[in-house]
RNA sequence: GCCCGAGUAGUGUAGUGGCCUAUCAUGUAGCCCUGUCGAGGCUACGACCCGGGUUCAAAUCCCGGCUCGGGCGCCA
Repeated sequence: GCCCGAGUAGUGUAGUGGCCUAUCAUGUAGCCCUGUCGAGGCUACGACCCGGGUUCAAAUCCCGGCUCGGGCGCCA
C1' cells in the first nucleotide's frame, strides 16, 4: 500500500429501515428481604466512533475518515 471483518452505557453484548424514549448481563446508587454479611428481589442512572449523503424516517443503507483485528504485498 491492497483486501476482508468489527466499532452500541465504565465492561461485555442484542437489535440490520419505523413498535428505539435502544435489549440483556455486569457496574453504581437507593429501597426491600436477612439477627449480620453474602445471595436474592424492586427501582433509578448510564451508550449508537467522527463527518457527509440517501430517505417522510438511519444504530441499521451508501461514501469518506479514524481505531482495532485478520490476510496479502513493498522497502530496508
The RNA shown here (transfer RNA) has 76 nucleotides and comes from Candidatus Methanohalarchaeum thermophilum. Its Rfam family is "tRNA". It is annotated as a transfer RNA.